Description: The prediction has a mean pLDDT of 83. Predicted 3D model of a 349-nucleotide part of an RNA (small-subunit ribosomal RNA, central domain) from an uncultured organism.

Context: one part of a larger RNA
RNA sequence: UUGGGCGUAAAGAGUUCGUAGGCGGUGAUUUAAGUCUGGUGUUAAAGCCCGAAGCUCAACUUCGGCAUGGCAUUGGAAACUGAAUCACUGGAGUGUGACAGAGGCAACAGGAAUUCUCGGUGUAGCGGUGAAAUGCGUAGAUAUCGGGAGGAACACCAGUGGCGAAGCGUGUUGCUGGGUCAUAACUGACGCUGAAGAACGAAAGCCAGGGUAGCGAAAGGGAUUAGAUACCCCUGUAGUCCUGGCCGUAAACGAUGGACACUAGGUGUCGGGGGUAUCGACCCCCUCGGUGCCGAAGUUAACGCGAUAAGUGUCCCGCCUGGGGAGUACGGCCGCAAGGCUGAAACUC
Numbered sequence: 001u002u003g004g005g006c007g008u009a010a011a012g013a014g015u016u017c018g019u020a021g022g023c024g025g026u027g028a029u030u031u032a033a034g035u036c037u038g039g040u041g042u043u044a045a046a047g048c049c050c051g052a053a054g055c056u057c058a059a060c061u062u063c064g065g066c067a068u069g070g071c072a073u074u075g076g077a078a079a080c081u082g083a084a085u086c087a088c089u090g091g092a093g094u095g096u097g098a099c100a101g102a103g104g105c106a107a108c109a110g111g112a113a114u115u116c117u118c119g120g121u122g123u124a125g126c127g128g129u130g131a132a133a134u135g136c137g138u139a140g141a142u143a144u145c146g147g148g149a150g151g152a153a154c155a156c157c158a159g160u161g162g163c164g165a166a167g168c169g170u171g172u173u174g175c176u177g178g179g180u181c182a183u184a185a186c187u188g189a190c191g192c193u194g195a196a197g198a199a200c201g202a203a204a205g206c207c208a209g210g211g212u213a214g215c216g217a218a219a220g221g222g223a224u225u226a227g228a229u230a231c232c233c234c235u236g237u238a239g240u241c242c243u244g245g246c247c248g249u250a251a252a253c254g255a256u257g258g259a260c261a262c263u264a265g266g267u268g269u270c271g272g273g274g275g276u277a278u279c280g281a282c283c284c285c286c287u288c289g290g291u292g293c294c295g296a297a298g299u300u301a302a303c304g305c306g307a308u309a310a311g312u313g314u315c316c317c318g319c320c321u322g323g324g325g326a327g328u329a330c331g332g333c334c335g336c337a338a339g340g341c342u343g344a345a346a347c348u349c
Base pairs, nucleotide, nucleotide: 004320005319006318007303008302012317014200015199016198017197021193022192023191025088026087027086028085029084030083031082033081034080035077036076037075038074039073040072041071042070043069049065050064051063052062053061054060091190092187093186094185095183096182097181098180099179103176104175105174106173107172108171109170110154115149116148117147118146119145120144121143125136126135162168163167205246206245207244208243209242210241214240215239219235220234221233222232257316258315259314260313261312262311265294266293267292268291269290270289271288272287273286274285275284298305299304322349323348324347331342332341333340334339
């Protein structure tokens, strides 16, 4: 390379955008690059293969020979691919009218609770655990009432509910992205995928400046224990929060790349449109988009999946090739660092 695969066995890049490239709707005309079909030339000789002949046979030697294929050139065909031109509307996009939403950013505002603080009431305990102790408390704690400060998070609503690519949950306002439905006015293939590349990217971590209520790596103490560098308890620093800048990784998971088409049903739910009936609503029927469950065919090693496919096909990308060594070493690129990306071999089973 051929071939086989990627939910759980090795294997889908964290996600999106997008360059080159690959692939690409319908009709007509032309062309003839690919494609198909003839002719000619060439593809040295020897050798291989086939058929003969000569050495007694054979090896060996001699003679003759096609098929097929490659390249060049020339004639022809025009279905398909390509190219050119014209046209189309079903793909895609735009417009118009609606709709739902924790989609994003910023500003302002809110109440409950914890903690601290001030004052009042009040007295001997509180706290914590399996049981305790460390700890707090007669310098008046815990409890309780009132005032104040400050930070962080938003109970109920809340829902296999919604929106978004990861992620998003108090309210109001401003700015802003996307989606869906209806309509069929406009453009007329403008599409799909996407090596490079770019942007975004949980938590932790890093740099600078703020902030710090609660929680809480590290650390200290108390227990437990044979020990206890832990699990439990009392404290508690980074951090958690904000602003600006890095990092670029996760079981970044649906462990399932994206797009399109096709293939029985049943039952929930969310958003929209239409219809019958009705005073109206619920209900019922049809339809589009999302999100769940159960299942026919099919598929799968099985589990399971099953119109949200892991079914049946087409296109494009990424990735896998026994376990360990190892996501290590070396080199390169990136990073302040931590480290990240790329990524072996010896050896061994």